Notes
A computed fold for a 526-nucleotide part of an RNA from an uncultured bacterium, annotated as small-subunit ribosomal RNA, 5' domain. RNAcentral holds the full RNA, with entries from ENA.

Context: one part of a larger RNA
RNA sequence: GAUUGAACGCUGGCGGCAUGCUUUACACAUGCAAGUCGAACGGCAGCACGGGAGCUUGCUCCUGGUGGCGAGUGGCGGACGGAUGAGUAACACAUCGGAACAUGUCCUGUAGUGGGGGAUAACUCGGCGAAAGUCGGGCUAAUACCGCAUACGACCUGAGGGAGAAAGCUGGGGACCGCAAGGCCUGGCGCUACAGGGUUGGCCGAUGGCUAAUUAGCUAGUUGGUGGGGUAAGGGCCUACCAAGGCGACGAUUAGUAGCUGGUCUGAGAGGAUGACCAGCCACACUGGGACUGAGACACGGCCCAGACUCCUACGGGAGGCAGCAGUGGGGAAUUUUGGACAAUGGGGGCAACCCUGAUCCAGCAAUGCCGCGUGAGUGAAGAAGGCCUUCGGGUUGUAAAGCUCUUUCGGUCGGGAAGAAGGGACUGGUGUUAAUAGCGCCGGAACUUGACGGUACCGACAUAAGAAGCACCGGCUAACUACGUGCCAGCAGCCGCGGUAAUACGUAGGGUGCGAGCGUUAAUC
Numbered sequence: 001g002a003u004u005g006a007a008c009g010c011u012g013g014c015g016g017c018a019u020g021c022u023u024u025a026c027a028c029a030u031g032c033a034a035g036u037c038g039a040a041c042g043g044c045a046g047c048a049c050g051g052g053a054g055c056u057u058g059c060u061c062c063u064g065g066u067g068g069c070g071a072g073u074g075g076c077g078g079a080c081g082g083a084u085g086a087g088u089a090a091c092a093c094a095u096c097g098g099a100a101c102a103u104g105u106c107c108u109g110u111a112g113u114g115g116g117g118g119a120u121a122a123c124u125c126g127g128c129g130a131a132a133g134u135c136g137g138g139c140u141a142a143u144a145c146c147g148c149a150u151a152c153g154a155c156c157u158g159a160g161g162g163a164g165a166a167a168g169c170u171g172g173g174g175a176c177c178g179c180a181a182g183g184c185c186u187g188g189c190g191c192u193a194c195a196g197g198g199u200u201g202g203c204c205g206a207u208g209g210c211u212a213a214u215u216a217g218c219u220a221g222u223u224g225g226u227g228g229g230g231u232a233a234g235g236g237c238c239u240a241c242c243a244a245g246g247c248g249a250c251g252a253u254u255a256g257u258a259g260c261u262g263g264u265c266u267g268a269g270a271g272g273a274u275g276a277c278c279a280g281c282c283a284c285a286c287u288g289g290g291a292c293u294g295a296g297a298c299a300c301g302g303c304c305c306a307g308a309c310u311c312c313u314a315c316g317g318g319a320g321g322c323a324g325c326a327g328u329g330g331g332g333a334a335u336u337u338u339g340g341a342c343a344a345u346g347g348g349g350g351c352a353a354c355c356c357u358g359a360u361c362c363a364g365c366a367a368u369g370c371c372g373c374g375u376g377a378g379u380g381a382a383g384a385a386g387g388c389c390u391u392c393g394g395g396u397u398g399u400a401a402a403g404c405u406c407u408u409u410c411g412g413u414c415g416g417g418a419a420g421a422a423g424g425g426a427c428u429g430g431u432g433u434u435a436a437u438a439g440c441g442c443c444g445g446a447a448c449u450u451g452a453c454g455g456u457a458c459c460g461a462c463a464u465a466a467g468a469a470g471c472a473c474c475g476g477c478u479a480a481c482u483a484c485g486u487g488c489c490a491g492c493a494g495c496c497g498c499g500g501u502a503a504u505a506c507g508u509a510g511g512g513u514g515c516g517a518g519c520g521u522u523a524a525u526c
Base pairs, nucleotide, nucleotide: 001526002525003524004523006522007521008520009519010518013373014372015371016370017369018368019366020365021331026329027328028327030326031325032324035076036075037074040073041072043069044068047067048066049065050063051062052061053060054059055058084283085282093208094207095206096205097204098203101201102200106197107196108195109194110193111192112191113190114148116146117145123138124137125136126135127134128133155162156161168189169188170187171186172185173184176183177182210256211255212254217247218246219245222244223243224242225241226240227239228238229237259281260280261279262278263274264273265272266271286307287306288305289304290303309320310319311318312317337363339362340361341360345359346357347356348355349354376406377405378404379403386397387396388395389394410467412462413461414460415459416458420453423449424448427445428444429443430442431441432440433439470515471514472513473512474511475496476495477494481510482509483508484507485506491498492497
């Protein structure tokens, strides 16, 4: 000099953009952070509508008929998104390669989607319990579950063969059939099997990057082989047997420290330091262990066991996990609101409308940082008054002020006022599908409608210089000096050093210098 997720002291007008628990991975009150689908299903607790009945004329009862929908079965999603950095010195990360793999949703293609069955929740009845909840009997549905048929691929095979799938829901409709539901036709969404792609993930190797020898030897599933098992997959991954190997001064092992990287800071570079925010990867979710489900987890807001802690209890037994967003206590020099909205972007579910989303977008707080703007401009010598100094002549503050002439940014008041909106649902033109002028898909059209921020950005008008300057320093380094007070005292200090009666070095004042909504100090890096 540059820099910071900074803190402290004094001071503080506005705006934009960023950033904001670096310490106790300490403990957490409260609210919210993952739901959705009625176009899978049986239904109907509640709300609204319709219908019926009763009357007391505005109330009661009944009724899934309709909109919808609590709880339940079922599907998909809760493995993403979000937090944190404890652990980890290792295939964890980075780069470059590799072979023995899996992949829900997505895209493409091929072939199917036939015919049956038995249950079970909800519900109801009964029992136990303070509660959390739980047990038994009975009824019922499905895209839940299980067989049968079929099998182009795929799987097993001794190559003959064997074994193995599926589910329906819904929009519309002219003939024909049917009492009706519907059959039937047609469109959409699904379902099953296989193949290809894409994406994502698992695995292996090489190279690279910390400290210590005051750590020199380490290793029995250890190193390799064979058989077997296991996995989606190679492999001591596991197991039985056999062999005796494997690593190490090019630092094994042990110990300490640490998430890694793109990057960031500094520096002419080489390098050094660092890994907040943003992005990629990893690890973790009260502590330790375990599996289940699933395409995917050994799963933050899932399950089981053990432990510590907290809470409820009728003492028999139960409940919980903010390193999600806010917020509280604690720790600390120190780090924000228990805010708004799904309008946009994205995610989950759904045919869709739409619902959910503390992701996100916004607002709030903080000079924490960077950037921009303002605190006025011109003129003005009687060089006013006052202050300070003085050789008492004057000098200086100082064009500074006053005065005069202007301007009105920002702030204030009033008025106007975007863009962020793409979409969406009815209507309608064309076109494809089709038996169809239904429906559905695609390309359009005009009107309607969707904004948290927010009446925000921006623009205009009005009034008035009106509301807006401090901080550090002035011995040398280092830009900037005098007076008074003090008298080796009080004090200063980054280094040299000042102070013991004329202190440009302490304290105050005047003046000056530097930076300026900041300025200094401390800490830290180069």